[in-house]
Order: sequence, then structure tokens, then C1' cells
RNA sequence: GGUCGGGAGAGCGCCGCCGCGAGCGGCCGCCGAAGGAGCAAUGUUCCCCGGACAAUCUCUCAGGCACCCGGACCGAUC
Repeated sequence: GGUCGGGAGAGCGCCGCCGCGAGCGGCCGCCGAAGGAGCAAUGUUCCCCGGACAAUCUCUCAGGCACCCGGACCGAUC
């Protein structure tokens, strides 16, 4: 890395589009577990009172907020 299984959070919000829609666009409100960014606390480390690195921490750019899809991470297997 592939396959299978498990896998949380947050408005089925309002308006418009077209007859409906869970679709598209706009507006506000929210979520953190794709990805991304950052280091205030936290951890590791150093030539140490300053640096470096990191994430499940922070930010929400992206993404997401009924179902489906996705989904960090975990287990099994190749």
C1' cells in the first nucleotide's frame, strides 16, 4: 500500500432554482477522525533560559452536519 470487518461528531436549518427531492446555488449556525496549516498548552529531543520535531493538541483553508459515499484509528489477511 491492497482486500475484508468495525468506525464518532455536528441543522433532514432558511431562501431560491423545477412539480418533488435527501440534487445545485446563496445565507447563517455548527463538527473534527480525509487532506492541509500551526505550536499556546502537552509530549519528545538538542549544542539549552533558546531552538527543533510531533500529534488523537490547536485552527477550521478544505471537507463534513438524514441515507449513501467518505472517515483518523483498530483488527484480520496479502